[in-house]
Context: one part of a larger RNA
RNA sequence: GAGUGAACGUUGGCGGCGUGGAUUAGGCAUGCAAGUCGUGCGGGUACCCCAGGAGACGGCGGCUUCGGCCAAAGUCUCUUGGGGGAAAGCGGCGAACGGGUCAGUAACGCGUAGGUUACCUGCCCCUAGGACCGGGAUAGCCGGGGGAAACCCCGGGUAAUACCGGAUAAUGUCUCCGGACCAAAGGGUGCUGGCCUCGUGCCGGUGCCGCCUAGGGAGGGGCCUGCGUCCUAUUAGCUAGUUGGUGGGGUAACGGCCCACCAAGGCGACGAUGGGUAGCCGGUGUGAGAGCAUGGCCGGCGACACUGGGACUGAGACACUGCCCAGACACCUACGGGUGGCUGCAGUCGAGAAUCUUCGGCAAUGCCCGAAAGGGUGACCGAGCGACGCCGCGUGCGGGAUGAAGGCCUUCGGGUCGUAAACCGCUGUCAGGGGGGAAGAAAUCCUAGGGCUAACCCCCCUAGGUUGACUGAUCCCCAGAGGAAGGGCGGGCUAAGUCCGUGCCAGCAGCCGCGGUAAGACGGACCGCCCGAACGUUACUC
Numbered sequence: 001g002a003g004u005g006a007a008c009g010u011u012g013g014c015g016g017c018g019u020g021g022a023u024u025a026g027g028c029a030u031g032c033a034a035g036u037c038g039u040g041c042g043g044g045u046a047c048c049c050c051a052g053g054a055g056a057c058g059g060c061g062g063c064u065u066c067g068g069c070c071a072a073a074g075u076c077u078c079u080u081g082g083g084g085g086a087a088a089g090c091g092g093c094g095a096a097c098g099g100g101u102c103a104g105u106a107a108c109g110c111g112u113a114g115g116u117u118a119c120c121u122g123c124c125c126c127u128a129g130g131a132c133c134g135g136g137a138u139a140g141c142c143g144g145g146g147g148a149a150a151c152c153c154c155g156g157g158u159a160a161u162a163c164c165g166g167a168u169a170a171u172g173u174c175u176c177c178g179g180a181c182c183a184a185a186g187g188g189u190g191c192u193g194g195c196c197u198c199g200u201g202c203c204g205g206u207g208c209c210g211c212c213u214a215g216g217g218a219g220g221g222g223c224c225u226g227c228g229u230c231c232u233a234u235u236a237g238c239u240a241g242u243u244g245g246u247g248g249g250g251u252a253a254c255g256g257c258c259c260a261c262c263a264a265g266g267c268g269a270c271g272a273u274g275g276g277u278a279g280c281c282g283g284u285g286u287g288a289g290a291g292c293a294u295g296g297c298c299g300g301c302g303a304c305a306c307u308g309g310g311a312c313u314g315a316g317a318c319a320c321u322g323c324c325c326a327g328a329c330a331c332c333u334a335c336g337g338g339u340g341g342c343u344g345c346a347g348u349c350g351a352g353a354a355u356c357u358u359c360g361g362c363a364a365u366g367c368c369c370g371a372a373a374g375g376g377u378g379a380c381c382g383a384g385c386g387a388c389g390c391c392g393c394g395u396g397c398g399g400g401a402u403g404a405a406g407g408c409c410u411u412c413g414g415g416u417c418g419u420a421a422a423c424c425g426c427u428g429u430c431a432g433g434g435g436g437g438a439a440g441a442a443a444u445c446c447u448a449g450g451g452c453u454a455a456c457c458c459c460c461c462u463a464g465g466u467u468g469a470c471u472g473a474u475c476c477c478c479a480g481a482g483g484a485a486g487g488g489c490g491g492g493c494u495a496a497g498u499c500c501g502u503g504c505c506a507g508c509a510g511c512c513g514c515g516g517u518a519a520g521a522c523g524g525a526c527c528g529c530c531c532g533a534a535c536g537u538u539a540c541u542c
Stems, first nucleotide, its partner, number of pairs: 001542004006538005013393006019386002026349003030346003035093003040090002047084011061070003100304003109229008119221003124217007132166004141156006172181003187209009230276003237267003242264008279301004283294004306327005329340004357383001359382003365379001366377004396426004406417004430483001432478005439471002445465007486531005491512003497526005507514002
């Protein structure tokens, strides 16, 4: 000099873009952060709409022997049928992504270059083929019971794209090459035609969404290998599943991954083993470079999810807001027993020099579910707070002396602050008040028209309509210099000096050093120098 996720002191007008728990991977109140599909299934209450029936009130109107009787509209209650429709349930897909953190890890963890004839891959795309015949359950529900609760038990009965059996079986798997073996939901729905015991039932055509098998693709992943990857020898020897073999188990897959038996190996001064420290990289800072330092934000990879262990489900997990066990901690309890896991977004306590709102929205982008409409999304998009950083703008412009007043200095003549102020003229950035407003939005969807077609099923094109949380370029009007300057320093290094006070005191200080009676170095004043919404200090890196 440059730099920082900074902090501290003094000061502080506006905006844009970034950025903000580095310490206790310490503990957490509260809310939200993963759902969705009724075009898979049974069922269906609250409620709403339509239609029918019964009753009550009501009373148009009519009758009357004046007691009363019949009785429309309307309102309410009950009930039946149809349509819509919440919560819950079965089932499917998702929940393994997205989001957080850096504890652990010196390792094939990461980086780079390869290998896999040793492998897997849901959703998506392409190709080929297929989907036949049956069955038994179980939630929900109903009835009963236990418990303070969490929740649980028994009985009855029901559906499916849930589950199971049989059939079929090759381009698949195994193979001793003879052969053996393995699947499914023709389910849902739109349009349309036909039939009938009109139940919206059966049969057919067609569009869409699905189901099964095999092969390929794309993208994703598993495993293996060469090389590279901090300090310490005041750590020199380390090793029993240890090193290898045979056979087996296990896995998607190779392997001592695991097991039995056999052999006695394997590693090490080219640093094994031990100890310390640390997530790694793209990058970032600095530097002429070589290098040194570093890995915050963003991106890739890894690891973790109260601590330790374990498996289940699944294409995928040994699974942050799933399950089981143990432990510590915290909470509820009727003392029998239960519940919880913010290293998600906010927020709170603690510790600390120190790090934000319990905000708005799904409008956009993306993701999940859905045929779609749409739903969900603390991802995300925005707003809020902090001069934490970078950048931009402003705090006015022109004129104005005989050089006012006042301050400071003075050789007492004067000098200086100083065109500075006052005063005169002007402007209107930003901020303030009022009003308009481009763009971020094009899709989806709806309507109409056209095309395609056997078909107003789908698909394609055109036109119009629908959708903004938030920001707001820019423009117009109003007002008026009004609301906006400080910090450090002035002995040398180093740019900028005088007076007074103090008297080795009080104090300064990055180094050299200042202060003991004229101190340019302490304190104050005036003046000056540097930078400026900042200026200094501390810490750290080059």
A computed fold for a 542-nucleotide part of an RNA from a Planctomycetota bacterium, annotated as small-subunit ribosomal RNA, 5' domain. Rfam family: Bacterial small subunit ribosomal RNA. The coordinates come from a structure-prediction model, not an experiment, and the mean pLDDT is 83.